Transfer RNA from Candidatus Taylorbacteria bacterium RIFCSPHIGHO2_01_FULL_43_47, 76 nucleotides, folded computationally.
RNAcentral holds the sequence, with entries from ENA.
It matches the Rfam family "tRNA". The family's RNA type in Rfam is transfer RNA.
Model confidence (mean pLDDT): 80 of 100.
[in-house]
RNA sequence: GCGCGGUUAGCUCAGUUGGUAGAGCGUCUCGUUGACGUCGAGAAGGUCAUAGGUUCGAACCCUAUACCGCGCACAA
Repeated sequence: GCGCGGUUAGCUCAGUUGGUAGAGCGUCUCGUUGACGUCGAGAAGGUCAUAGGUUCGAACCCUAUACCGCGCACAA
């Protein structure tokens, strides 16, 4: 340099043919307990990597860029 894959909640990851962003774990509150834990109920938490484009409408399609991983090539 070229190609492929990835980037979504604090962490690990889903998200179907473009139509209101989700799960598990964690955190907080309440109940239960003498207390902690377990268990039960509830809540908070998101620029969907960044910018632009297409569209009535984009996490999803297109382009560029950044970062991570893998492969190939070139040079020493």